[in-house]
RNA sequence: AGAGUUUGAUCAUGGCUCAGGGCUAACGCUGGCGGCGUGUCUUAGCCAUGCAAGUCGUGCGGGGGUAAGAGAUGAACCUUCGGGUUCGACUCUUACCCUAGCGGCGGACGGCGGAGUAACACGUGGCUAACCUGCCCCUGGGAGGGGGAUAACCACCCGAAAGGGUGGCUAAUACCCCAUACAGUCCUGAAGGGGCAUCCCUUCAGGAUGAAAGCGGGCCUCUGCUUGCAUGCUCGCGCCCAGGGAGGGGGCCGCGGCCUAUCAGGUAGUUGGUGGGGUAAUGGCCCACCAAGCCUAUGACGGGUAGCCGGCCUGAGAGGGUGGCCGGCCCGAGGGGCACUGAGACACGGGCCCCACUCCUACGGGAGGCAGCAGGCUAGAAAUUUGGGCAAUGGGGGAAACCCUGACCCAGCGACGCCGCGUGCGGGAUGAAGCCCUUCGGGGUGUAAACCGCUGUCAGGGGGGACGAUGGGUUACUGGGCUAAUACCCCAGUAACUUGACGGUACCCUCAGAGGAAGCCCAGGCUAACCUCGUGCCAGCAGCCGCGGUAAUACGGGGUGGGCAAGCGUUGCCCGGAUUCACUGGGCUUAAAGGGGGUGUAGGCGGUCCGGCAAGUCAGACGUGUAAUCCAACGGCUCAACCGUUGGACUGCGUCUGAUACUGCCGGACUUGAGGGCGGCAGAGGAGAGCGGAACUCCCGGUGUAGCGGUGAAAUGCGUAGAUAUCGGGGGGAACGUCGGUGGCGAAGGCGGCUCUCUGGGCCGUCCCUGACGCUGAGGCCCGAAAGCCAGGGGAGCGAAGGGGAUUAGAUACCCCCGUAGUCCUGGCCGUAAACGAUGGGCACUAGGUGUGGGAGGCUCUUGCCUUCCGUGCCGAAGGGAAACCAUUAAGUGCCCCGCCUGGGGAGUACGCCCGCAAGGGUGAAACUCAAAGGAAUUGACGGGGGCCCGCACAAGCGGUGGAGCGCGUGGUUCAAUUCGAUGCUAAGCGAAGAACCUUACCUGGGCUUGACAUGCUGGUAGUACCCCGACCGAAAGGUUGGGGGAUCCCCUUUUGGGGAAGCCAGCACAGGUGCUGCACGGCUGUCGUCAGCUCGUGCCGUGAGGUGUUGGGUUAAGUCCCGCAACGAGCGCAACCCCUGCCCUUAGUUGCCAUCAGCGCCCAUGUGGCGGCUGGGCACUCUAAGGGGACUGCCGCCGAUGAGGCGGAGGAAGGUGGGGAUGACGUCAAGUCCGUGUGGCCUUUAUGCCCAGGGCUACACACGCGCUACAAUGGGCGGUACAAUGGGUUGCAACCCCGCGAGGGGGAGCCAAUCCCAUAAAACCGCUCCCAGUUCGGAUUGCAGGCUGCAACUCGCCUGCAUGAAGGCGGAAUCGCUAAUAAUCGCCUAUCAGCAUGGGGCGGUGAAUACGUUCCCGGGCCUUGUACACACCGCCCGUCACGCCAUGGAAGCCGGGGGCACCUGAAGUCGCUCGCCCAACCCCUUAUGGGGAGGGAGGCGCCUAGGGUGAACCCGGUGACUGGGGCGAAGUCGUAACAAGGUA
Repeated sequence: AGAGUUUGAUCAUGGCUCAGGGCUAACGCUGGCGGCGUGUCUUAGCCAUGCAAGUCGUGCGGGGGUAAGAGAUGAACCUUCGGGUUCGACUCUUACCCUAGCGGCGGACGGCGGAGUAACACGUGGCUAACCUGCCCCUGGGAGGGGGAUAACCACCCGAAAGGGUGGCUAAUACCCCAUACAGUCCUGAAGGGGCAUCCCUUCAGGAUGAAAGCGGGCCUCUGCUUGCAUGCUCGCGCCCAGGGAGGGGGCCGCGGCCUAUCAGGUAGUUGGUGGGGUAAUGGCCCACCAAGCCUAUGACGGGUAGCCGGCCUGAGAGGGUGGCCGGCCCGAGGGGCACUGAGACACGGGCCCCACUCCUACGGGAGGCAGCAGGCUAGAAAUUUGGGCAAUGGGGGAAACCCUGACCCAGCGACGCCGCGUGCGGGAUGAAGCCCUUCGGGGUGUAAACCGCUGUCAGGGGGGACGAUGGGUUACUGGGCUAAUACCCCAGUAACUUGACGGUACCCUCAGAGGAAGCCCAGGCUAACCUCGUGCCAGCAGCCGCGGUAAUACGGGGUGGGCAAGCGUUGCCCGGAUUCACUGGGCUUAAAGGGGGUGUAGGCGGUCCGGCAAGUCAGACGUGUAAUCCAACGGCUCAACCGUUGGACUGCGUCUGAUACUGCCGGACUUGAGGGCGGCAGAGGAGAGCGGAACUCCCGGUGUAGCGGUGAAAUGCGUAGAUAUCGGGGGGAACGUCGGUGGCGAAGGCGGCUCUCUGGGCCGUCCCUGACGCUGAGGCCCGAAAGCCAGGGGAGCGAAGGGGAUUAGAUACCCCCGUAGUCCUGGCCGUAAACGAUGGGCACUAGGUGUGGGAGGCUCUUGCCUUCCGUGCCGAAGGGAAACCAUUAAGUGCCCCGCCUGGGGAGUACGCCCGCAAGGGUGAAACUCAAAGGAAUUGACGGGGGCCCGCACAAGCGGUGGAGCGCGUGGUUCAAUUCGAUGCUAAGCGAAGAACCUUACCUGGGCUUGACAUGCUGGUAGUACCCCGACCGAAAGGUUGGGGGAUCCCCUUUUGGGGAAGCCAGCACAGGUGCUGCACGGCUGUCGUCAGCUCGUGCCGUGAGGUGUUGGGUUAAGUCCCGCAACGAGCGCAACCCCUGCCCUUAGUUGCCAUCAGCGCCCAUGUGGCGGCUGGGCACUCUAAGGGGACUGCCGCCGAUGAGGCGGAGGAAGGUGGGGAUGACGUCAAGUCCGUGUGGCCUUUAUGCCCAGGGCUACACACGCGCUACAAUGGGCGGUACAAUGGGUUGCAACCCCGCGAGGGGGAGCCAAUCCCAUAAAACCGCUCCCAGUUCGGAUUGCAGGCUGCAACUCGCCUGCAUGAAGGCGGAAUCGCUAAUAAUCGCCUAUCAGCAUGGGGCGGUGAAUACGUUCCCGGGCCUUGUACACACCGCCCGUCACGCCAUGGAAGCCGGGGGCACCUGAAGUCGCUCGCCCAACCCCUUAUGGGGAGGGAGGCGCCUAGGGUGAACCCGGUGACUGGGGCGAAGUCGUAACAAGGUA
């Protein structure tokens, strides 16, 4: 730092997705140790049990206990009867212990939670001259006198309990009164000082008011009594008043931090005032009265959500998210209300009341509040022990010891997080085994293991063993303070003793031994890591793109690899990536996005100069910005996490001082912005009134007759009742031809005959006036095409709807004939649009060129030229842009203001609100769903787009096919099998250039199993291999078996012999497969197409795909050539080179040839005869086959650019590629072929292999293709007579002879072939016949008799003869071939082959017709255009309907929730009033068991009010028969709307 994903590819837009980091997490698999952290995010749901707030006896009176003592009485015993001893209920005293009560302090802290709260709640900075403050510290002063009660306790009573009542007694640091008090407070007066205001402070004078409490230790100096003790002294702790401090708190203000306008108005204590109440204190906080204000677009009010912050996470930062742990603040304590006490509360573990719930109950009544620590239930994906200790830190109480403390410190549980450590280290093979892969060679796991050596962390055993403890206490001592004092007490110190939950833990030592300790995810791309098997659109995966339909690196397993590691993955959430809400840092012509236009309010922004101020801005200083966190340095735990110390930072806020360029504010001035005056100008600018002609239609009349009209063609329609046409007259409505223009005007919509009236704006000139008066503009207001609506008119033409006629499969359309609303006018609505330049407005700046409209100036005799301002077009520089394109009329460069956008669909829909008569408009979502949707451009392909041009493509012509019969092939059907493949052109006389057996792959049956065939290994085998002859079973194959003959090679060795090879037998590895996959492949082939194309290098252009070249102008059969050109060259194709053929020449002359010469033979018949290459001879000719020549637009003329080339001509055997062949570019069709062969993978292995017999491939109701033969007279039949070429031949061709009607048979010369043979070519020609007939056409079919091949012709061959003689009389729609030696027609040869040819491949003979032309059909080439196509038009794609699933709107209603309003009711409680009832202190009167007053209480009344009830509305949600559309869903229905002119743009 980016990446994947829209396309065939590209660029840009744009969304989705991923890689990173972080969690109070949870889930899955796994799990060794330790440290430090952390742990109910859900139900502010409910809770059993225990604990979490007490303490003080040095405040008080009691009660209880222990010990000692005393005492009266009592008892027992003794007794001298005096008494003694003992016991002990009881009482008292002292000491110690316990503590229910009174009293004090604390329970307002600490701990927990985040429901509520959008608020001065929080943060930050200020203010409080408007305030309070217990305990603590400092200072000053004081504590005198007196009084009355009441708990506890006792007695009695009520109650189940909780509790309570009556009477009686008593204490205090409880309560009350008086005194004193310079202080304080209040009032009055005076002086001084201060403050932003209300005001405040200080001093002085006078008046009023106005406190207290004791307890403990020690002592005897003072005082009193007096061994000694106190009321005395002293010390300590307390008490009261006042001032100050510290710390804490209350109140007020500025600024800051959520969403929603589909919440726009809110407000009645509301806003202010006066007076009062209340509070510690300001205040409408509360009340009475008065006024009518106050808040709000800078978002009031309402709704939703939420504790806020330091911080934390992320990020480069800005920002975004978040507020768990820790710290600060706030708020809460089952829900709600209330006050009391108190320094402090409206009080978590206090009180009262209401409500809900739970529990107890004797049914009368009571009790309770874990959001404290543990723990339980519930909820949930989900979170711990009912632990230890007060040793430390801190807190409360106490004089203290000490007590209390689930705060806290520790431990336990959980990989929940962070950090650290370990699971060993070294050596160890060309490398074990196992497993995996393999091209079978090998490779991988892999130094990994084994094995050898070593170490010893952690865990385990044994032993030692802390820091955290300072302090406090006790005892003793020293010094000091206080004092009368060597008491006491206090302070400092010394010594000894004493205190640790964690914990026998950390840590240290030691022992043994590699021994106890590795998993998880991933491996198609993104993204690091690949093989194999299984599966076969199944099972499954998936974050996105996407994988899986028989070779899956994507599923599942295995191997291996990659990543991380005591963890690894998954899920959820946050930030990032996302400059994808853009402040930093985006956009709006066409991708989403400019408001339809104007006017103007608020607001934002604003020209030049001068002066002032200092708000913004900048600088410095000061205060603050808690701690923690963060950063840095250093330090402490062995390191780290963690922790400590110091520094920095905390980007902020406040105050003061300073600066004044810019902005702002105030003042002054200016003219260039803006506006005005004056003088001109153009114009379909607007409104009203009037007028005009052409056309149209209607009416009247004339002429006139059979049609008109309309269309692709028609019909409906009109017309003999006289149309159309034509002439004349009249009526009506609407629109204004030519001029007219890319021209003008207007803000837009829009405006078009002429005249008049009224009226808006603009431009030019002048430079006279004002003096920034400006720009934009949220809301608002106005205008606003067409259609539409309301009311009234009008209505010629046109014309939704509607009717009819056509078209069509249908035609609710396109076409035609009619035709109503409407179109027109007046008035009023509507308010939309592709309201478009798809481009908001303003100002300024930034090359030009060329038109055009309006004005002004200058020059010129004129036409005209030059300059300038405003408008309107085109082309273009720079620049911009994704590109297309824009370009002084910007989409360039800047500034200002407004509007708008943030993926597609759902949807401009729903709901709500506003507007409208309605139609509808404005505003405007969500659920759900998709991985895209979309822009520009590129290359193709396509078009019922265009241009140019080819081809037997059409046309012209000739002959066919389609009809018949037959042959062959195919489909289909049948069958045990009819083996398989080929399937539009490009399958179908194709693979088949030969299916009776074989072939043969199929079927039936019978057999074989190392196999019919190859290689290797092991063992065996000697009369073995091999050869010959048999026998039995059998259809054969094969099985069983007998006899005879009978080996070879190599090594060792003396021989017998031994070993080996080959062979055979047995076994093993393997063979074999026409089994599957041509969609795994090679090779080969078909097709487009013998079409003229397809590309490359370099350069250039383009961001890029890509273009250029290859386009263009000519030309050609051709991308053939020429010219031009940012291209220049090149390659594969074209052409040429090759072969055949056409002319000539040379060479050669047998088997070919024979002109000339001679010979020979034969024939007629005699001639200079004819015939036969037969012989000699010859090589002239033909021919053969080798070489060469020839043709190149070379020559001439014309056309053409003088070119390429074309046309014509000459010459020539031949011309403009002479004719034919071979030759097939890049590629396309997943074209064809696994059954030619090869080959990956899969399958099969006594069978899917191999052998054999028989059958089948030859079936037959049909359908198609390719052919043959015909339908006849250009013919058939018969007879006669000519003329070829290519080929083939020794398991062969066979002359010739004989036999047979013939097929053929029997002999058989010759020929390995220019020699011999196949071999008579046929059509043709010359005659004869047939006479238009299903025939003397045609030959199918069938019968009989034969022939040939072959082991064998039944299924199922070919041929011959005789007989039979079918369909068929030229073929519907449609369709094929051919442009010259071609079509047509005739025969011949040949491959395959034993035999079988109408098929295939060749050969020659005879031998035409036609082509005007390129409109049309088909195919193709080039250029161009459109495109929503790109598996590319056999494409894409729309809507209804049907089916399934999902979410959602409406809906009679039903259910629930929320706050407010009105009224009724109203607990507790404060306050107020009342008070006839009750009451100790103080006062008065009386002197008493008294009365009154002050004060208090109960009760009553009133206000307020939690809650409850009733009522009418409102808002939100759930549900709802039915209903509306929407989305999604491999192959449903109907049509064809859109994309190419998409067939009606």

Predicted 3D model of a 1545-nucleotide RNA (small-subunit ribosomal RNA) from an uncultured bacterium. Rfam family: Bacterial small subunit ribosomal RNA. The RNAcentral record of the sequence draws on ENA and SILVA.